[in-house]
């Protein structure tokens, strides 16, 4: 210096404020709030890919949501302005991205340490 190995830490968090109906709703309605990781000529919940979840022959398999317009610019579905849209499974006196539960769980991924070999 390089490759591989082992270990540690992070990731591991966020979000129903106010009002309405009702016997009952943080689940419906008005409205509010939240947004994992890597990539990208320029910053992304909506682009590309990955992860959580479900399934399964247990993997290098399968399934898995949503954006447009205008402007600036060499370059942006990522910035600015405007208007939209999306969000697993089980539970619940009434339908859940926000409540409770699996979860004192866990991945993609990020950072660091160690000794050994060449």
């Nucleotide at each position: 210096u390089a490759a591989a190995a082992u270990c540690u830490u992070c990731g591991a968090g966020g979000g129903c404020a106010g009002g309405g109906u009702g016997c009952a709703a943080u689940u419906c309605c008005c409205u509010a709030c939240c947004g994992a990781c890597a990539g990208u000529u320029a910053u992304a919940g909506u682009c590309u890919g990955u992860g959580a979840g479900c399934u399964u022959u247990u993997a290098u398999g399968g399934c898995u949501g949503a954006u447009u317009c205008u402007g600036c610019g060499a370059a942006a579905u990522u910035c600015a302005g405007a208007a939209a849209c999306c969000g697993a499974c089980g539970g619940u006196u009434a339908c859940a991205g926000u409540c409770c539960g699996g979860a004192c769980g866990a991945a993609a991924g990020a950072a660091g340490a160690u000794a050994c070999u060449c």

Predicted 3D model of a 118-nucleotide RNA (FMN riboswitch aptamer (RFN element)). Model confidence (mean pLDDT): 78 of 100. It was read from a public genome assembly, where an Rfam model found it. Its Rfam family is "FMN riboswitch aptamer (RFN element)". About the family: The RFN element is a highly conserved domain that is found frequently in the 5'-untranslated regions of prokaryotic mRNAs that encode for flavin mononucleotide (FMN) biosynthesis and transport proteins. The literature on the family includes a 2002 paper in Nucleic Acids Res by Vitreschak et al., "Regulation of riboflavin biosynthesis and transport genes in bacteria by transcriptional and translational attenuation". The model forms 100% of the base pairs in the Rfam consensus.